[in-house]
Context: one part of a larger RNA
RNA sequence: UGACGGGGGCCCGCACAAGCGGAGGAACAUGUGGUUUAAUUCGAUGAUACGCGAGGAACCUUACCUGGACUUAAAUGUAGCGUCCGUCCCUGAAAGGGGAUUUCUCUUCGGAGCAAGUUACAAGGUGCUGCAUGGCUGUCGUCAGCUCGUGCCGUGAGGUGUCGGGUUAAGUCCCAUAACGAGCGCAACCCCUAUUGUUAGUUGCUAACAGGUCAAGCUGAGGACUCUAGCGAGACUGCCACCGUAAGGUGAGAGGAAGGUGGGGAUGACGUCAAGUCAGCACGGCCCUUACGUCCAGGGCUACACACGUGUUACAAUGGUCGUUACAGAGGGCGGCUACCUAGUGAUAGGAUGCUAAUCUCGAAAGCUGAUCUCAGUUCGGAUCGAAGUCUGCAACUCGACUUCGUGAAGUUGGAUUCGCUAGUAAUCGCGUAUCAGCAACGACGCGGUGAAUACGUUCCCGGGCCUU
Numbered sequence: 001u002g003a004c005g006g007g008g009g010c011c012c013g014c015a016c017a018a019g020c021g022g023a024g025g026a027a028c029a030u031g032u033g034g035u036u037u038a039a040u041u042c043g044a045u046g047a048u049a050c051g052c053g054a055g056g057a058a059c060c061u062u063a064c065c066u067g068g069a070c071u072u073a074a075a076u077g078u079a080g081c082g083u084c085c086g087u088c089c090c091u092g093a094a095a096g097g098g099g100a101u102u103u104c105u106c107u108u109c110g111g112a113g114c115a116a117g118u119u120a121c122a123a124g125g126u127g128c129u130g131c132a133u134g135g136c137u138g139u140c141g142u143c144a145g146c147u148c149g150u151g152c153c154g155u156g157a158g159g160u161g162u163c164g165g166g167u168u169a170a171g172u173c174c175c176a177u178a179a180c181g182a183g184c185g186c187a188a189c190c191c192c193u194a195u196u197g198u199u200a201g202u203u204g205c206u207a208a209c210a211g212g213u214c215a216a217g218c219u220g221a222g223g224a225c226u227c228u229a230g231c232g233a234g235a236c237u238g239c240c241a242c243c244g245u246a247a248g249g250u251g252a253g254a255g256g257a258a259g260g261u262g263g264g265g266a267u268g269a270c271g272u273c274a275a276g277u278c279a280g281c282a283c284g285g286c287c288c289u290u291a292c293g294u295c296c297a298g299g300g301c302u303a304c305a306c307a308c309g310u311g312u313u314a315c316a317a318u319g320g321u322c323g324u325u326a327c328a329g330a331g332g333g334c335g336g337c338u339a340c341c342u343a344g345u346g347a348u349a350g351g352a353u354g355c356u357a358a359u360c361u362c363g364a365a366a367g368c369u370g371a372u373c374u375c376a377g378u379u380c381g382g383a384u385c386g387a388a389g390u391c392u393g394c395a396a397c398u399c400g401a402c403u404u405c406g407u408g409a410a411g412u413u414g415g416a417u418u419c420g421c422u423a424g425u426a427a428u429c430g431c432g433u434a435u436c437a438g439c440a441a442c443g444a445c446g447c448g449g450u451g452a453a454u455a456c457g458u459u460c461c462c463g464g465g466c467c468u469u
Base pairs, nucleotide, nucleotide: 005469007468008467009466010465011464012463013462015458016457019421020420021419022418023417026313027312028311029310030309031308032307033306034304035303042053043052064299065298066297067296068295069294070293076122077121078120079119080118081117086101087100088099089098090097091096104113105112106111124288125287127286128285129284133282134281135277136276137275138273140271145184146183147182148181149180150179151160152159153158164175165174166173190265191264192263193262195233196232197231198230199229200228201227205222206221209220210219211218236259239253240251241250242249243248302440315414319373320372321371322370323369325367331362332361333360336355337354340351341350342349343348380411385406386405387404388403389402390401391400427450428449429448430447431446432445433444
C1' cells in the first nucleotide's frame, strides 16, 4: 500500500423478507458424466461448462473407425517434355486402375507459338502448445470506481487530491478543505417506444358527394380520419407550496400524452480469474511428409445397468371433447409464397391464378357462445408398440418428419433442497424468422393477445461500494 476477519459504522442489489409461478417425483426431448465400442471425432467443467461451439450429424457436413486407393487438389510462377479435350471398352462398392480412338494455328517446311496435359520445385496438416501470442469473448459489473500533471507532506515505500458534513441511481452535485486542475468511467449526445404539429398521399385509408354489388374502398373522387416516414415541438424539479446555507428532498400541488433517469435498447473504465478459444480466423515454436497429407465406400458422432443439468407434456372441472363466432404484431416469399377448384378421413396430390410484394400470398390461439362429460387412473394423460400411408431426397435399415386406425404405460401435485420474477412485469396463449432438400425445434432469437399478486422492513443468508480498526 493492499487483501482478509464468524471487527465496527454507513449504503445498495429479486440478496433476504412479502407474494406469484416453477425445478427436485413421472414420461419424453436435449446436453453432459460414466460405461460400452473398431470408432462412439474434438473442445467447454463452481459461480462464469452441461437445448454450450452446433442458427439444424441419413450421404455430404466429418475432424472419428474399418476397408480400398493416390503422391499430390486449387491458385500462381519458373524450367523441361510437349495433342489435350471429347467418345468408347474392361475392372471396381466408389475412388481409382488398365486400354482403344482422335490429332490446333502460322510457316521461308528448318522451326516457332496459344491453350490444355504431364514432370520437378515451391505444398498440405481440424497434428501439439490458449502456460509463447494477436484478435474476439465470459465474469466481477452498468458495480462507481480507476488514474494523471503541478503543488504540498514524508529519509523512503507512499500520502494528499479521491478525506470530512450533506445529497444522488452515480467520485451525481453542494459546502468545507494543502491542495488546484485534468483524463478514462457516470450522465448526456445515438436508436426504438409513449403525445402532437407540419410536409407527402400510393400499393395504405374512407368522413362527405356520386356510381355500383348478394356482399366488399369495388369504382369515380377526397386528404378529413387511421396509417406510413421525413422534419419539428414536447419534460427542464421549468412553475407553486413546505423543508434546507446550498446541492437537493417531500407533495393523490398545478399544467400535461408523459414527472422527476417516462419505459426499453445499444453503450461495459483501470483491472481480476496464466478464465475461454491454436477447431472460426491469424500467428511464434515443435512435430508428420508414399503420411499425422489427399480421395472414396460403408459405419460411427443417434450405443445404454446408471448419475446430473436444461426443457416439453401432464397428473385434470379456472378442465377435456365437439360445434358456432371475433380480434394481432413482427417477419418471410421466384429452384419461392400460393388464392381458388377438384380428389382424399388426413398428411398431401392434380389443376389453376396472383405476386420480385403497404398491391398477391403464408396466417392466430387463448377468448365469447352452445352442447356434453360429473371426480373415475376417467371422454384426464399421452409414452410405447402394431398396421396402413404421405412427403423430401441418388438413398429414410442402422438413423427423418408427418398422417390415419388400433394400442393405451408412468403419472392423483412431487423429500431434503433449489430457481425466476417488482408491471404491461410474472403467469398464460398462439404467430414468425434464421439454419434448412427434408428434419429429430419441445431449442434459439423475435412478435403480439389476455394479464395479476406482493414489498412491513434491512435483524438474518448471498454479492457489492465507501470510511475505519

The prediction has a mean pLDDT of 82. The part of an RNA shown here (small-subunit ribosomal RNA, 3' major domain) has 469 nucleotides and comes from an uncultured prokaryote. The RNAcentral record of the full RNA draws on ENA.